RNA sequence: CUUGCAGGUCGGCUCAUUGCUACUUCGAUUCGGAAAUUUCGGGUCGAUAUAGAGGAAAGUCCGGGCAACGUAUAGCAGCUAUCUGGUUAACGGCCAGUCCUAAAUAUUUGGGAGGAAAGUGCUACAGAAAAUAACUAUCCACCAGCCGGUGGACAAAGGUGAAAACGUGAGGUAAGAGCUCACGACACAGUUUGGUGACAAGUUGUGUGAGUAAACCCAUAGCGUUGCAAUGCCAAAUAAGCGGGAGAUUGAGGAUAGCUAGUCCGAUUUCCGUGGGUAGGCAGCUAGAUUCCUUCAGUAAUGAAGGAGCGAGAUAAAUAAUGAGCAUCCGCCAGUUGGCGGAUACAGAACCCGGCUUAUAGACCUGCUUUUUAU
Numbered sequence: 001c002u003u004g005c006a007g008g009u010c011g012g013c014u015c016a017u018u019g020c021u022a023c024u025u026c027g028a029u030u031c032g033g034a035a036a037u038u039u040c041g042g043g044u045c046g047a048u049a050u051a052g053a054g055g056a057a058a059g060u061c062c063g064g065g066c067a068a069c070g071u072a073u074a075g076c077a078g079c080u081a082u083c084u085g086g087u088u089a090a091c092g093g094c095c096a097g098u099c100c101u102a103a104a105u106a107u108u109u110g111g112g113a114g115g116a117a118a119g120u121g122c123u124a125c126a127g128a129a130a131a132u133a134a135c136u137a138u139c140c141a142c143c144a145g146c147c148g149g150u151g152g153a154c155a156a157a158g159g160u161g162a163a164a165a166c167g168u169g170a171g172g173u174a175a176g177a178g179c180u181c182a183c184g185a186c187a188c189a190g191u192u193u194g195g196u197g198a199c200a201a202g203u204u205g206u207g208u209g210a211g212u213a214a215a216c217c218c219a220u221a222g223c224g225u226u227g228c229a230a231u232g233c234c235a236a237a238u239a240a241g242c243g244g245g246a247g248a249u250u251g252a253g254g255a256u257a258g259c260u261a262g263u264c265c266g267a268u269u270u271c272c273g274u275g276g277g278u279a280g281g282c283a284g285c286u287a288g289a290u291u292c293c294u295u296c297a298g299u300a301a302u303g304a305a306g307g308a309g310c311g312a313g314a315u316a317a318a319u320a321a322u323g324a325g326c327a328u329c330c331g332c333c334a335g336u337u338g339g340c341g342g343a344u345a346c347a348g349a350a351c352c353c354g355g356c357u358u359a360u361a362g363a364c365c366u367g368c369u370u371u372u373u374a375u
Base pairs, nucleotide, nucleotide: 004368005367006366007365008364009363010362012326013325014324015323016322017321018320020052021051022050025047026046027045028044029043030042031041032040033039034038054346058357059356061355062354063353064352065351066227067226068225069224073261074260075259076258078223079222080221081220082219083097084096085095086094087093098113099112100111101110102109103108114218115217119216120215121212122211123210135158136157138153139152140151141150142149143148166184167183168182169181170180171179185208186207187206188205189204190203191202192201193200194199231283232282233281234280241274242273243272244271245270246269253265254264255263290309291308292307293306294305295304296303297302327344328343329342330341331340332339333338
């Protein structure tokens, strides 16, 4: 100089004018309660101080906080997870690692991970056959006589296929075969060394169809549900209407995911259908598993200690508009510290938090790596 990968930060800024929401302080005015000349609370207006949409606010895919379901459960079904260790409030997340595998010149990036010796199933087509294998071929016996037939043996050679009874070599045999031997491969079991562990490197023995579990299934561990449209309070209004069924202690019905059992409640009762009224206000609503800085521990995720800070709370939904300049990028001109023009991404809170996934113009930082050149 150049190719690529990983991680991280920012993602417009300043000034002026006008405007919107919350809200501190002060003043005016008004309403209500108590009281007696004050006090509490609310509304309206004005001034003043402060603040006002993200890294993903998106998706709604996970995990929780919080709220409600009176006490209580057990089983079944259903769902989730599945290599090891660590981290976290928790997670299917994150960090580090082990093994298998695909791509790649390399760095690296992606996928996967309990069980097939518990059982059932599936593997198209081709092929004789996809596991109780025998088409061509080979060998033996007999017939036949030169085409071949019958019976037996065989899985070494050939063909088909993604895959055909482990591979190579030797011996052996009628011809062959792990039939035997040597060296290997794979599976299972034992054992030595190292490691917290997953595993790795050896060694001994037994054995030799493969794949598939995001096929059914088995094993182990775990899971209450619904959700801010949760929930709680206040005010107002209406028809304890009409119809049907069941029941009254021998129990109808009910108890916030499903079924069964169990437990409890239960009589001016309860269930189903239909009809009418209300749809207003307040809270929940933002001080937290919180943000930032420093130090220590740790490979890291993260944790501990100390210090500093309070950064929207709307409710048909505020957080903006205009003007001037700056910044960045692109193009043209110039050849210089510039001029002109254009553009500035993805995108907008609604109970909150931690993750994952997706979208994103452009600028910058760190680490690793490839190519070329010079020393």
Predicted 3D model of a 375-nucleotide RNA (Bacterial RNase P class A) from a Chitinophagales bacterium. Rfam family: Bacterial RNase P class A. The family's RNA type in Rfam is ribozyme. The organism belongs to Chitinophagales, within Bacteria. The prediction has a mean pLDDT of 77. A source record names the gene rnpB.